Two RNAs folded together computationally: RNase P RNA and transfer RNA, 450 nucleotides in total. It holds a member of the Rfam family "Bacterial RNase P class A". Its family is annotated with dimeric ribonuclease P complex, ribonuclease P activity and tRNA processing in the Gene Ontology.
[in-house]
RNA sequence: GGAGGCGGAAGAGGACCGCGGCGCCUUUGAGCGUCGAGGAAAGUCCGAGCUCCGCAGGGCAGGGUGCCGGGUAACGCCCGGGCGUCGAAAGGCGACGGAUAGCGCAACAGAGAACAAACCGCCGAUGGCCCCUCGGGGAUCAGGCAAGGGUGAAACGGUGCGGUAAGAGCGCACCGCGCGGCUGGUAACAGUCGUGGCACGGCAAGCCCCACCCGGAGCAAGGCCAAGCAGAGACGAGGGGUUGCCCGCCCCACGAAGGAUCUCGGUUCUUCACAGUCUCGGGUAGGCUGCUCGAGGCCGUCGGCAACGACGGUCCCAGAGAAAUGGUCCUCCCCCGCCAGUCGGGGACAGAACUCGGCUUACUCCGCCUCCCAGU
RNA sequence: GCGCCAGUAGCUCAGCUGGAUAGAGCAACGGCCUUCUAAGCCGUAGGUCAUAGGUUCGAGUCCUAUCUGGCGCG
Numbered sequence: 001g002g003a004g005g006c007g008g009a010a011g012a013g014g015a016c017c018g019c020g021g022c023g024c025c026u027u028u029g030a031g032c033g034u035c036g037a038g039g040a041a042a043g044u045c046c047g048a049g050c051u052c053c054g055c056a057g058g059g060c061a062g063g064g065u066g067c068c069g070g071g072u073a074a075c076g077c078c079c080g081g082g083c084g085u086c087g088a089a090a091g092g093c094g095a096c097g098g099a100u101a102g103c104g105c106a107a108c109a110g111a112g113a114a115c116a117a118a119c120c121g122c123c124g125a126u127g128g129c130c131c132c133u134c135g136g137g138g139a140u141c142a143g144g145c146a147a148g149g150g151u152g153a154a155a156c157g158g159u160g161c162g163g164u165a166a167g168a169g170c171g172c173a174c175c176g177c178g179c180g181g182c183u184g185g186u187a188a189c190a191g192u193c194g195u196g197g198c199a200c201g202g203c204a205a206g207c208c209c210c211a212c213c214c215g216g217a218g219c220a221a222g223g224c225c226a227a228g229c230a231g232a233g234a235c236g237a238g239g240g241g242u243u244g245c246c247c248g249c250c251c252c253a254c255g256a257a258g259g260a261u262c263u264c265g266g267u268u269c270u271u272c273a274c275a276g277u278c279u280c281g282g283g284u285a286g287g288c289u290g291c292u293c294g295a296g297g298c299c300g301u302c303g304g305c306a307a308c309g310a311c312g313g314u315c316c317c318a319g320a321g322a323a324a325u326g327g328u329c330c331u332c333c334c335c336c337g338c339c340a341g342u343c344g345g346g347g348a349c350a351g352a353a354c355u356c357g358g359c360u361u362a363c364u365c366c367g368c369c370u371c372c373c374a375g376u
Numbered sequence: 377g378c379g380c381c382a383g384u385a386g387c388u389c390a391g392c393u394g395g396a397u398a399g400a401g402c403a404a405c406g407g408c409c410u411u412c413u414a415a416g417c418c419g420u421a422g423g424u425c426a427u428a429g430g431u432u433c434g435a436g437u438c439c440u441a442u443c444u445g446g447c448g449c450g
Base pairs, nucleotide, nucleotide: 001372002371003370004369005368006367007366008365009364011332012331013330014329015328016327017326019036020035021034022033023032024031025029038349042360043359045358046357047356048355049354050218051217052216053215055248057247058246059245060244062214063213064212065211066210067081068080069079070078071077082096083094084093085092086091097209098208102207103206104203105202119149120148121145122144123143126142127141129138130137131136157175158174159173160172161171162170176198177196178195179194180193181192182191183190184189222289223288224287225286231280232279233278234277235276238252239251240250241249255272256271257270258269259268260267261266262265296315297314298313299312300311301310302309303308333347334346335345336344337343338341377449378448379447380446381445382444383443386402387401388400389399395433404420405419406418407417408416426442427441428440429439430438
């Protein structure tokens, strides 16, 4: 100097001018005091708090997660471990349950693509054929073969030895795989012994099965006050609450008048009303609250490998209109450049709006680690 | 602020349950026809399927992240 990996930080102090919130006042002043963005405030991708929907009930449907153990209010996050995988290493990555529950898919190529298949090839022991010196030899008709070639992303265990006419888990050894036991471990899993001759290939970010989790909407939630306006139509005996369906439970409503009829209690017709649902239209564009003290920050001790937890101390730290949180200068800090010093230039991405815990993305700088090259 | 949807040729859209070459109409360009133009006929070009990564033998299609655009709510 280069390539790669891991972790951290996000300038400090002062002066002047300016902006927003809150507080103070016998100086009501453009006064004084005090506070005023982030590691991502961002994307809104997960998880919660909080609020409303009468319950937050059951089943189906739907959605999500998916090795094991732990952490947490919770999580798809974090920590530790296992297995697999990438890398030369430092280290990284993994939707990492089930393909022996079932269904489905695999274009093209290829002979054959899922209870396999004979294109090239090998053999032709056995039964035929031909030759013969009767010992045998030859070609390949029947037929046998999955070892080799070739196709493919994938060809129905791999390597070696034996075996055979040639072959083949046909036999054996090792490896792989399945099943069972034992040992270690909380477990995932690992090791080991026995056994099966392979029957059981791939895809579940295809349907699906298994286990666990999930009600919906969101601070424009919701509550209180003020102001303003104009209602109309449809449905209606059932309607609503969970919004896809069903059930449970609960809430609201099921009224009045007149006529006809008759067996005088109903039936039927008409009109008006009714819980509510839907559609169209009209008005408002205001105030207060929710609102920031919180699973809060910092420091220390202890427990734990760690994530994190317990205890003690200490601090109060934006709360809004969508709009504030800035500018200039000085000293220092960091980076870059050169004509090398009282020098010049630069300091990113971005920016709160109910609040937290994560993830992801954007971006500048620094430190450490691994490897390579060059020089001393 | 909160919630939701889309992105395929210059424009408007297809593309089914993943299968190889991504199509259609209009527009553009060239030719024919016509005195010329329009219409008509024949032909041609034009696509990193918004971007990046993953699953898979194989991705426009499935999954994840990002970018851009649009809609609704007081």